[in-house]
RNA sequence: CCGCCCCUAGCUCAACUGGCAGAGCAGAUCGCUCUUAACGAUAAGGUUCUGGGUUCGACUCCCAGGGGGCGGA
Numbered sequence: 001c002c003g004c005c006c007c008u009a010g011c012u013c014a015a016c017u018g019g020c021a022g023a024g025c026a027g028a029u030c031g032c033u034c035u036u037a038a039c040g041a042u043a044a045g046g047u048u049c050u051g052g053g054u055u056c057g058a059c060u061c062c063c064a065g066g067g068g069g070c071g072g073a
Stems, first nucleotide, its partner, number of pairs: 001072007010025004019056001028042004049065005
């Protein structure tokens, strides 16, 4: 320098063909227990990497940039 892939909650990942962003784990609170752990319940947690564009509507499509990975030269 060229090509391909990825970027969503603190972490690991979903979201089928564009239609109100979810789960598990971690953390919090409560219950249970002499206590802890385990177990059960509840609530919380998001500028979906950034900026534009298309669209009635974008995590999803298009363009540019940023970060990471793989391959090639």